[in-house]
C1' cells in the first nucleotide's frame, strides 16, 4: 500500500413514528427521534429491480387499463472517495 473487518478505539449517518415545507402522487425536506449501517458518504447521463400516474393514450360506464419525462443510493450490481488497524 492492497485485500479484509474485531466484544478494539475515535468519529459519522439516521429507520419507524411525530412535525415544518414542497409535490398530483410516489417521495423529498426542517426539527425531534434511533431501527440499524464499516461506507446507510457521493454518482441513476452505467445496468437491473421496485414505487407513483400529473400529463398523454385507452375504456365509454366507472374508483377502467397502459405509460416516466417523476421517485427510491437505507433494493441490488457497479463506479469514485474516505476513518482505524486486531486476526
Nucleotide at each position: 500500500g492492497u485485500a479484509c473487518g474485531a466484544u478494539a478505539a475515535u468519529c459519522g449517518c439516521a429507520a419507524a413514528c411525530c412535525u415544518c415545507u414542497u409535490g398530483a402522487a410516489a417521495a423529498a425536506u426542517u426539527g425531534g427521534g434511533a431501527c440499524g449501517c464499516a461506507a446507510a458518504a457521493c454518482c441513476u447521463a452505467c445496468g437491473g429491480g421496485c414505487c407513483u400516474a400529473a400529463g398523454g393514450a385507452u375504456c365509454u360506464g366507472c374508483u377502467u387499463u397502459c405509460u416516466a419525462u417523476g421517485g427510491c443510493g437505507g433494493c441490488c450490481g457497479g463506479g469514485u472517495u474516505g476513518c482505524c488497524g486486531a486476526a